RNA sequence: GCGCGGGAGAGCGUGGCGGUUCCGGUUCAGGCCGGGGACGCCGCCGCCGAAGGAGCAACCGCCCCGGAAUCUCUCAGGCAGAAGGACCGCGC
Numbered sequence: 001g002c003g004c005g006g007g008a009g010a011g012c013g014u015g016g017c018g019g020u021u022c023c024g025g026u027u028c029a030g031g032c033c034g035g036g037g038a039c040g041c042c043g044c045c046g047c048c049g050a051a052g053g054a055g056c057a058a059c060c061g062c063c064c065c066g067g068a069a070u071c072u073c074u075c076a077g078g079c080a081g082a083a084g085g086a087c088c089g090c091g092c
Stems, first nucleotide, its partner, number of pairs: 001092006011045001013044006020037007046079003052075001053073003059067003
């Protein structure tokens, strides 16, 4: 490094727009109106840290020069699920 398995934290917050679907009303029908759910985009606030990044530095080494975290910061990333995921185990 590759494959398999395990793998946490934090609002499925809120507003607008868009399409979709369900329910009700109305219409001869087409359609229209109202309400609910999830989805996509944008904005606002709150929050998390274990991709990455950055900072201090414990510590380490071939030692006066280097390497450096699970600590710190949240730029990025993330806050139902999926994906991702430091790290751990097994195999090559």
Overview: A computed fold for a 92-nucleotide RNA from uncultured Allosphingosinicella sp., annotated as Glycine riboswitch aptamer. The source organism's lineage runs through Bacteria, Pseudomonadati, Alphaproteobacteria, Sphingomonadales and Allosphingosinicella. Rfam family: Glycine riboswitch aptamer. From the family's description: This family represents the bacterial glycine riboswitch. RNAcentral holds the sequence, with entries from MGnify. The prediction has a mean pLDDT of 79.